[in-house]
This is a predicted structure of a 1468-nucleotide RNA (small-subunit ribosomal RNA) from Olea europaea var. sylvestris.

RNA sequence: AGAGUUCGAUCUUGGCUCAGGAUGAACGUUGGCGGCAUGCUUAACACAUGCAAGUCGGACGAGAAGUGGUGUUUCCAGUGGCGGAUGAGUAAGUAACGCGUAAGAACCUACCAUAGGGAGGGAAAAACAGCUGGAAACGACUACUAAUACCCCGUAGGCUGAGGAGAAAAAUGAGGAAUCCGCCCGAGGAGGGGCUUGCGUCUGAUUAGCUAGUUGGUGAGGCAAUAGCUUACCAAGGCAAUGAUCAGGAGUUGGUCCGAGAGGAUGAUCAGCCACACUGGGACUGAGACAUGGCCCAGACUCCUACGAGAGGCAGCUGUGGGAAAUUUUUCGCAAUGGGCGAAAGCCUGAAGGAGCAAUGCCGCGUGGAGGUAGAAGGCCCAUGGGUCAUGAACUUCUUUUCCCGAAGAAAAAGCAAUGACUGUACCUGAGGAAUAAGCAUCGGUUAACUCUGUACUAGCAGGCGCGGUGAGAUAGAGAAUGCAAGCAUUAUCUAGAAUGAUUGGGUGUAAAGCAUCUGUAGGUGGCUUUUUAAGUCCGUUGUCAAAUCCUAGGGCACAACCCUGGACAGGCGGUGGAAACUACCAAGCUGGAGUAUGGUAAGGACAGAGGGAAUUUUCGGUAGAGCGAUGAAAUGCGUAGAGAUCGGAAAGAACACUAACGAUGAAAGCACUUGCUAGGUCAACACUGACACUGAGAGAUGAAAGCUAGAGGAGCGAAUGGGAUUAGAUACCCCAGUAGUCCUAGCCGUAAACGAUGGAUACUAGGCGCUGUGUGUAUCGACCUGUGCAGUGCUGUAGCUAACGCGUUAAGUAUCCCGCCUAGGGAAUACGUUCGCAAGAAUGAAACUCAAAGGAAUUGACGGGGGCCCGCACAAGCGGUAGAGCAUGUGGUUUAAUUUGAUGCAAAGAAAAGAACCUUACCAGGGCUUGACAUACCGCAAAUCAUCUUAAAAGAGAGGGGUGCCUUCGGGAACACGAACAUAGGUGGUGCAUGGCUGUCGUCGGCUAGUGCCGUAAGGUGUUGGGUUAAGUCUCGCAACGAGUGCAACCCUCGUGUUUAGUUGCCAUCGUUGAAUUUGGAACCCUGAAUAGACUGCCGGUGAUAAGCCGGAUGAAGGUGAGGAUGACGUCAAGUCAUCAUGCCCCUUAUGCCCUGGGCGACACACGUGCUACAAUGGUCGGGGCAAAGGGUCGCGAUCUCGCGAGGGUGAGCUAACCCCAAAAACCCGUCCUCAGUUCGGAUUAUAGGUUGCAACUCGGCUGCAUGAAGCCGAAAUCGCUAGUAAUCGCUGGUCAGCCAUACGGCGGUGUAUUCGUUCCCGGGCCUUGUACACACCGCCCGUCACACUAUGGGAGCUGGCCAUACCCGAAGUCGUUACCUUAACCGCAAGGAGGGGGAUACCGAAGGCAGGGCUAGUGAUUAGAGUGAAGUCGUAACAAGGUAGCCGUACUGGAAGGUGCAGCUG
Repeated sequence: AGAGUUCGAUCUUGGCUCAGGAUGAACGUUGGCGGCAUGCUUAACACAUGCAAGUCGGACGAGAAGUGGUGUUUCCAGUGGCGGAUGAGUAAGUAACGCGUAAGAACCUACCAUAGGGAGGGAAAAACAGCUGGAAACGACUACUAAUACCCCGUAGGCUGAGGAGAAAAAUGAGGAAUCCGCCCGAGGAGGGGCUUGCGUCUGAUUAGCUAGUUGGUGAGGCAAUAGCUUACCAAGGCAAUGAUCAGGAGUUGGUCCGAGAGGAUGAUCAGCCACACUGGGACUGAGACAUGGCCCAGACUCCUACGAGAGGCAGCUGUGGGAAAUUUUUCGCAAUGGGCGAAAGCCUGAAGGAGCAAUGCCGCGUGGAGGUAGAAGGCCCAUGGGUCAUGAACUUCUUUUCCCGAAGAAAAAGCAAUGACUGUACCUGAGGAAUAAGCAUCGGUUAACUCUGUACUAGCAGGCGCGGUGAGAUAGAGAAUGCAAGCAUUAUCUAGAAUGAUUGGGUGUAAAGCAUCUGUAGGUGGCUUUUUAAGUCCGUUGUCAAAUCCUAGGGCACAACCCUGGACAGGCGGUGGAAACUACCAAGCUGGAGUAUGGUAAGGACAGAGGGAAUUUUCGGUAGAGCGAUGAAAUGCGUAGAGAUCGGAAAGAACACUAACGAUGAAAGCACUUGCUAGGUCAACACUGACACUGAGAGAUGAAAGCUAGAGGAGCGAAUGGGAUUAGAUACCCCAGUAGUCCUAGCCGUAAACGAUGGAUACUAGGCGCUGUGUGUAUCGACCUGUGCAGUGCUGUAGCUAACGCGUUAAGUAUCCCGCCUAGGGAAUACGUUCGCAAGAAUGAAACUCAAAGGAAUUGACGGGGGCCCGCACAAGCGGUAGAGCAUGUGGUUUAAUUUGAUGCAAAGAAAAGAACCUUACCAGGGCUUGACAUACCGCAAAUCAUCUUAAAAGAGAGGGGUGCCUUCGGGAACACGAACAUAGGUGGUGCAUGGCUGUCGUCGGCUAGUGCCGUAAGGUGUUGGGUUAAGUCUCGCAACGAGUGCAACCCUCGUGUUUAGUUGCCAUCGUUGAAUUUGGAACCCUGAAUAGACUGCCGGUGAUAAGCCGGAUGAAGGUGAGGAUGACGUCAAGUCAUCAUGCCCCUUAUGCCCUGGGCGACACACGUGCUACAAUGGUCGGGGCAAAGGGUCGCGAUCUCGCGAGGGUGAGCUAACCCCAAAAACCCGUCCUCAGUUCGGAUUAUAGGUUGCAACUCGGCUGCAUGAAGCCGAAAUCGCUAGUAAUCGCUGGUCAGCCAUACGGCGGUGUAUUCGUUCCCGGGCCUUGUACACACCGCCCGUCACACUAUGGGAGCUGGCCAUACCCGAAGUCGUUACCUUAACCGCAAGGAGGGGGAUACCGAAGGCAGGGCUAGUGAUUAGAGUGAAGUCGUAACAAGGUAGCCGUACUGGAAGGUGCAGCUG
C1' cells in the first nucleotide's frame, strides 16, 4: 500500500465482499511449565446457610467467673460515648449544573492542628426486683438506683443602631504523684461538603409551538446559605427554527480500541464524580443521611403462626436456583497496607493481602543437540526408469532448561523487641535418565501451499466470485505442502481499508443529484482612501486541566510482560502585558459597483376595447340530373323526398395565409391580422445620490396542457361511445359518425422530457465567420465601400477541462460568494402521519423484505418488417420436370422373439451399403465352448498334413488307420498340431458432449491475419476505409501509414490447333478371297505415344483522369479466366463418425466373448423423400438399312457350328488383348399396319410352364414362353433442375458380384433447343453506413394480468397490554401549623396556679389505590390490498431495429392484461 466482483472486451460511476488490528468474549479441537493480569456484558431475577461494624470497664450502677483467703484479674446484659453518612457493591433511573472544564459568593463543618478564655447546683429513668399480657416477636404496671445521660441559675464570648431578646460546660476518669485523657465558648486554618454561573455534552421536525409559580417585583415565611424555595398581592412576562416542548434510547469523565492524521467507536478491570439499595412515599437522630447490613407507612413477594399476630430484604464476600453462547472456592489469616473504637494492651475488619479454579488474555521457556546413506522398512505418486516423505527413523555419542528424588533455604519485618496467612514458597545444590511434553487450520483465484482415489447438480462446500451433471488442484478420504504454534481455527462486535457523508478530502449536462420561474425577510458574503477602538487575530508571560494511563530517560524482578522513580509535548479554559497589517467597530470622505433624472431607438412584450378579409360549416334560392365520399382494398355513411358539382344571398364560431428567418422579445410559462393605452429592457451624452450591493432558508407572486365549479357559446376538430373494416382475437392502428372538451367570463388546481436534462452573481483566460438592435470613425451632396464600441443571438475552434461523448469569452476552463439537491438497485411517483384542494390529486416522505449488481460513455460483432452499392439459375425470360397413377428403393410409424445399428431443415432419407437367400450379420430363438476363433511367453507330449466310419440340425463328440518332412557342430533346434496351469485374450458393449484422424456445410464466397509506425486512458482503430475498376482485398489513384503472409490468379490434368519424332496389333495402297486368315510396299493422311509452339488486352480505334480498366475491330484453331476438372483461407455449427481405423475412461469375463443351425434385417392400416415406366400419333408395332465412344476379360471374355419360340444347352476357335471376345449400339432413315379409343397406348397384378447361378432360390434371386391386362387421358396448393454442345432425349459400358432384387451409382458417346428486358420483389452472400435495452448474439431480449407456493408489510369491526399527562374521589405514615380535650419530675410561685413538654383531636400537603375522558406506543385480529421471491404453468406481445402505429413526460377517459386514444410538450 491494496485486491475480487456488473461487460464478448474497455473506461467510468457505484454498491457488496476480503486481506490488518482489537475484545471482560463464546464455540470446536488440542493441551508441558512459569510470571503478571482478568473472570455474570443476560434477570436492578429470587435467594437456603455462614461471615462482611463494631468498640470503650481509664464514663456508670448492678451481676457473674476464678482463687483456700486478701489483694488482684477476667467476662459482662443494661445506661452512656464515638463509629454504623466511611469502606465494599451496582448502573435501574437521569439529556440534568448530572458530568467535564473554567470561574464565583450568600454558607456549614464531628474528628485534626494553631493561639486564647472557661467549668457553680439539682431532678429523674433503664438495668435489677416484684407482678402481669402474648404461641412468638415483643410488651404493660409498681417500687429502687449511678454517671462524661438529663435539667436550672450565674458569668464569658457571640447577635442587635439602641432598648432588648435568647443563651455554655463533665471538678468526671486514670495515676503514688508530676501529670495525662476528656468537657464548654468564640476566632482564624486545613481538609471535607452545600450553592450559583459561562462553555461543552446522543437521535428524531412524519414532535412547532411550550409555560400560571410560569417570568419579574414588593411584603411575609423558610433555610447552614442565595433563590418562586414557599405564600399573599401586583405586572404579563419567560423559552423557541442558533430547534423550545415532546418522544426514543443513555450513568458521566480520566481513559480504552482502531486510524498517517482529522476522526470513528466505546465507557469491563484501575481512578474521580453522580445516582440507587425489593417498589413507592416520609421524616427522626446526627457535624454530616432523608441513611436503608436504622425507623414509620403503603404495595408485591417469601417465611413462621396457637389465625389474634409477627419476621425478611446478598446491586457486601463465598454459595444456590433461574436466565444464558457464557463468567470461579460456601478457601487462609489479619503477617503487611488501610479503617473504626480504645489511654493502651487490644478487639473488629469477605476493605485489603494471599491461596484455589479457568490457555480468558499478555509475556517468557521447553518438547532435545551433534554425527549418521544400505539413500532402510513402510506410505504416496509413477512415464515402471524412478521420485518423495528424507538435510531422515534405527544406530553412535553428548546435554539436562523442564521432570522426579535428596540436602540446604531466604527477602518481604518498619523504630529496642515480638510478630509470616502465603510457605518449607522463590532461589540454590547433588544424583538420575532423552527421559514427562505438538497441535490446529488451510492448499481454485483473492492468498503462501498439488497430486491420487471415491462420488456424479447426488452427497456436499462457500467470506464474495463461485464449485459439483464420470478424468473435480473448489465435495469426502489419503499422501505431499504451506501458515501459525500451547495454541489454532470459527462465530459475534468495533474500527481501518471506505475520499461509500469528503473540515483535511466528493459530487450535481448524459451515471444518484439544479427547486418550473421570479420577488424578497432572517442569515451568509461584500468596492476605494484616511482615522479611532482592540472583539476576532498575532506575540510574550502566568494559573489550571487529580493520580494512574500514553510518550520519554533511568532503575527492579535472569529477560519480557509487569512494577518503581524522574521528565515532557501538543491541545482546552482563565488572568495579565503588548502589536495594529487583515476582518470587525467608530468617524470622515471618494466614484469605478448599484441607482435616479434627460434624449433617442427597436419591438409579433403584457392588457383592454373596436375593426377586417380569406377559408370552413349550415341555411335559402337558381342551374343540372346519378352518383358522391372513403380506402392498401372495401364497407358503414350521404343521394331521385334531387346529393355531389356550380352561381348568388344570409348566418355562426374559431383561427389569423404570404411576409417568416439560423429572426425578435419576455423571469419562466409564453407570445404573430389592423388599431388604441401602458410597464420594462437597451443605446447615447454625461447631470445627480454615494456602496444604497450579491445571494437568499422560511414566505409571497406567476405558472403549458389536461382537469374541476358556475354561467354564456359551440363552426371545425375531437377522449368516451356507436357502426364498418382488418385480424386467430382487435376493447387498437384505418374508415363513417360523434359527447365532454377545445373558445369566452369569474374562480380553483399547481403539475410536464415545466430541458440547454447545465441555479444566481462577479472577475479573468487565443482567434475566425455570421445575424439582430443601437452608436461612432473614415468617406460622400447622399447612398455604397471599409473599420470600430456597447447589448443580445448562432456556428467553428486554441489552451484548459471531461469516464468518454463533448464544453470551449453565452464554459462543462481558472477563481470567489450564496442557495437548492445527491449518497447502490428494487420495494417506492409507495405506506402511515400531517398540510393544501370541491374533487382529481399535489407536497412532505419511511421501514420490513430482497438482490450483487443496477447504471453512464465508448468499442467489436450480430441483428433490423433501417439506408446505400454489388454479386449468384436468386428472381425475371424460357425448356423440361416433381407433387396426382402403378411399380422400385430409402425413411418414419406400427408390428415383432428379432424386425441389428447409426445418419434427421438446407447440410438425413436409390445416403453408410461399389450387391442382406447361407456367409455377410452386428439382431432373435435354440444347441454348444471357457486361456478361449485370434496374439505373445513358459512347460510337456507328439511332426504337421491326409483319407474313412458312427452319432448329431450343424458345431461338436467318438473310433480305428496311414504317414514321416526341414536345419544341425549330432548335443539339439525351428515351424505346425494337441494337453495343463498362469500372465492374459476378446467385445460392431457405453461415451463423437473426453479425443486423434477423416468428412459435411456456409462457399470456390472473397475474405482472414499479424510486424513496425501512428491515433486513443483503454477495449480498439489505422493499414483493409475513400474515387474508379474487376470474376476476385483483381488492379490503379489518393491517404499516417509502410512493407508483408494466407486465400484469388497462375503453376497440375483432360479437351480444342499446328510442328517435330516414332510407326505395331492401328492407318493407306497392293496381291488374294464369297468373306477371312494371309502376302508385299509406304509413313502423305487418320490415329496413337512423347516432345514442343500457341493467347499476352500483345496490335489498331474510341472512352476513362494521361491510370487501372472497359467497348469495338484486326489476326488467329482458340480473345479477354478458351471449355471442363482437381485444388476449399481464418473460422462457424460441442455438425457427422468410438460400427472403417486409432484411442482415454467406464463396463462384461462359464459372458455383453467364441462356434453352429434356423429365423430376422424383405413384416404393413398409413405418412414422407428419391427414382423408373407411362398416360400416347413429334406415337406404337412389324420388316429392312446405316453411324459411336469409352470400358472389361484366364476361377475370365467366349467366336463358330448346332438344339430350343425363348431364357438357355451342347461344342470350344481365338485372346493375358490398338490383334480375339463381350458387341446388337439406340434414338435415326425407308416402307407396312394402327386413327384418338382406356386403344395394336400402358404395362402392374395374377395363374401356369420353363431354364440358370448356387450346399440351398419356401420365407427371399434374377431371366424366359404362353395367358391375364389394374391404375393412369399430363396431374391442386406448392416446388426442383438448367445459360451451349448446356437442357432435353437416345442407347453403350464399368465397379461391387456365384447369382441378383441396378429402375441405383460412376463413366461414354449419338441427336440436339429455347431464353436472359433487367435487378422492383423472394432466397443466400459481400462491402460501407445507421439504430440497438441483443453478446447462448432476433430461434435474442423482454412487459403486464391470471393460477400456485412461500415471505415480510399496509388497511381493518375490534380486542389486550404498557407509558405519559390532565380532572376528580379516597387519603397511610409524616413534617410545619391549630387546639376549647387529657396529662405532666427538675424552673417560677406561700398557695391557687403558670411557663414548658407529652398524648389525643383537627386543617393544608401527601404515596399507593379508585374513577373519567384523552395522548403516545406495542402485540394481536375475521378479512382485505398491493409488494417481493420462486429451472421448465396460462393469455397475449407493450418496449429494445422505423420493434413492425417512433418512443417518452404530464393529464383525462377507457380496456382481461400488457396497453389504447384525446390535448399540450420533449428528442433521450
The sequence is in RNAcentral, with records from SILVA. The organism belongs to Olea europaea subsp. europaea, within Eukaryota.